[in-house]
Context: one part of a larger RNA
Molecule: small-subunit ribosomal RNA, 5' domain
Organism: uncultured prokaryote
RNA sequence: GAUUGAACGCUGGCGGCAUGCCUAACACAUGCAAGUCGAACGGUAACGCGGAGAGCUUGCUCUCUGGCGACGAGUGGCGGACGGGGGCGUAACGCGUGGGAAUCUACCUUGAGGCGGGGGGACAACGUCGGGAAACCGGCGCUAAUACCGCAUAAUGUCUUCGGACCAAAGCUGGCCUUGGCUGGCGCUUGGGGAUGAGCCCGCGUUGGAUUAGCUAGUUGGUAGGGUAAAGGCCUACCAAGGCGACGAUCCAUAGCUGGUUUGAGAGAAUGAUCAGCCACACUGGGACUGAGACACGGCCCAGACUCCUACGGGAGGCAGCAGUGGGGAAUAUUGGACAAUGGGCGCAAGCCUGAUCCAGCAAUACCGCGUGUGUGAAGAAGGCCUCCGGGUUGUAAAGCACUUUUCUGAGAGAAGAAUGCAUUUAGGUUAAGAGCUAAGAUGUUUGACGGUAUUUCAGGAAUAAGCACCGGCUAACUCCGUGCCAGCAGCCGCGGUAAUACGGAGGGUGCAAGCGUUAAUC
Repeated sequence: GAUUGAACGCUGGCGGCAUGCCUAACACAUGCAAGUCGAACGGUAACGCGGAGAGCUUGCUCUCUGGCGACGAGUGGCGGACGGGGGCGUAACGCGUGGGAAUCUACCUUGAGGCGGGGGGACAACGUCGGGAAACCGGCGCUAAUACCGCAUAAUGUCUUCGGACCAAAGCUGGCCUUGGCUGGCGCUUGGGGAUGAGCCCGCGUUGGAUUAGCUAGUUGGUAGGGUAAAGGCCUACCAAGGCGACGAUCCAUAGCUGGUUUGAGAGAAUGAUCAGCCACACUGGGACUGAGACACGGCCCAGACUCCUACGGGAGGCAGCAGUGGGGAAUAUUGGACAAUGGGCGCAAGCCUGAUCCAGCAAUACCGCGUGUGUGAAGAAGGCCUCCGGGUUGUAAAGCACUUUUCUGAGAGAAGAAUGCAUUUAGGUUAAGAGCUAAGAUGUUUGACGGUAUUUCAGGAAUAAGCACCGGCUAACUCCGUGCCAGCAGCCGCGGUAAUACGGAGGGUGCAAGCGUUAAUC
């Protein structure tokens, strides 16, 4: 000099754009953060409509009724493995980079087939009985399905001794039209390819310590078997005795890694906040289940610590999600709005959910921009300070005069961010079809949290807006008074013991400026 996720002191007008618990991965009250589908299913707790009945105060109340819109709870499907968080652990194939072969991949896509064949038995919900303080649980009975299980079919799939053997499926919703068909959309199933994602192996690189020198028994290799989606001591049995290490094994300490960031001419050094990629973690430790995918933050089981409820028998919980609280700390924000946009989940869709996200709030925390007026104005006013008492300086500074209105105040106008969605309609496609479905396009209509915001017009009036540090040398900037080795200053050298440009105050000056200085840290 540059820089910072900074803090502290004094001061503080506005806007834009970023950033904001670096400490206790400490403990957490409360609310929200993952649901959705009735076009899979049986149904009907609530709400609305319709229908029937009763009562009457004649327009209300009550009862019944899944008929309709819908829909609590339940069965079922998909999603809760993404998105969001903090960095505990980890010196490791964890990360970075470059390669590799023995793998899987829901949804999506591509092309090839199949399913509208035929059967079966259950379990929730529900009813009923019972237990329990509760959480919840048990017995009996009824029932549906895209839930579950057989049969049929079976290759380009799997296994194979090459003869053969084995393996699947489900319906829902429209249209025409009639009791039997045609057809559309969504779906289901088999295997092939793609895409995407993931798992695995290897070369090289990746902090300090030798006041850590030896380490290792599933250890190193082989055979056989098991296991996995998959190679492999990954696991087991048997056999051999290997494997690593001064090119630093083992041990100890520290640490998430990277793109990057800061600095520097560079080489390098330091660092890894925000943003992005990967990893590991989810109260602590362990375990598996389900599933295409987890050994799963807001799933399950066990153990532990802690907190809460309890009728003492037993139960409930996990903010390193967003806010917020206590605590720790020099120190770090709102228990806000909206799904309008972007994206995600589910759904045919309408739509629902989304503390992701987009916005708003708070903070000079950083960067950038603007303003606090402009011109004129010498009687060089008054006052202050200094003085050799002549004057000098503050100083064109003020006042005065003439302007301007960025900001500000008041009153109006007022965006972009919107693409969609819905309705009607017309080519084209599908089809036997002028049904239906789809649909480039056209017309109409509709959707904005921010927000009456940005921006802009008019009016008013210099009106609302300057501080901080320093002035001995380094280092730009000097005098007076007070003090008297005291009080104090200080980054280094050093000042102060009676004329201190170094302490304190004042006048003046210098430097930065909505900031200025100090402290801490890095180059």